[in-house]
Molecule: transfer RNA
Organism: Physcomitrium patens
RNA sequence: GACCGUGUGGCCCAAUGGAUAAGGCGCCUGCCUACGGAGCAGGAGACUCUGGGUUCGAACCCCAGCAUGGUCG
Numbered sequence: 001g002a003c004c005g006u007g008u009g010g011c012c013c014a015a016u017g018g019a020u021a022a023g024g025c026g027c028c029u030g031c032c033u034a035c036g037g038a039g040c041a042g043g044a045g046a047c048u049c050u051g052g053g054u055u056c057g058a059a060c061c062c063c064a065g066c067a068u069g070g071u072c073g
């Protein structure tokens, strides 16, 4: 330098053009308990890497960047 992949809460991971972006771990609160790191119930936390575009509608499609992984030279 060329090509391919990935980018979503603190971490992991879903959504495949149509809702208030689902879930796990972790965190917080309460209950339970002799205690608890176990169990039960509830809660907060992501406007989806950035900027444009297409569309009635975009996390999702397109373009350009940025970051990161890989292949080739």
Base pairs, nucleotide, nucleotide: 001072002071003070004069005068006067007066010025011024012023018056027043028042029041030040031039049065050064051063052062053061